Pistol ribozyme, 68 nucleotides, folded computationally.
Rfam family: Pistol ribozyme. Gene Ontology term of the family: catalytic activity.
The model forms 95% of the base pairs in the Rfam consensus.
The coordinates come from a structure-prediction model, not an experiment, and the mean pLDDT is 87.

C1' cells in the first nucleotide's frame, strides 16, 4: 500500500492476492454479526401478498448484555 472482520469514519485486529479467522480486553451474555458515533443491512417480533413446500415481496416495531 491493498484485501478481510455487513456499510460510513476512526479504532482494534488479520492476511499477502487470498477473504478467511481459534484474531480483534474478558465473560458460563444475546437471535443480534470486534468496538464506539451514524445509518440501519442481517439478525427477531408484528400484519400482509406469492407459493404444493423450501423460500421470496411489501408495510411497521425494534435495533445484544453486563465488567472492567
Nucleotide at each position: 500500500a491493498c484485501u478481510c472482520g455487513a456499510c460510513u469514519a476512526a479504532g482494534c485486529g488479520a492476511g499477502u492476492a487470498u477473504a478467511a479467522a481459534c484474531a480483534g480486553a474478558c465473560a458460563u451474555u444475546u437471535a443480534g454479526g470486534c468496538u464506539u458515533a451514524g445509518a440501519g443491512c442481517g439478525u427477531u417480533c408484528c400484519c400482509u401478498g406469492u407459493g404444493a413446500a423450501a423460500a421470496c415481496g411489501g408495510g411497521g416495531a425494534g435495533g445484544u448484555u453486563g465488567u472492567a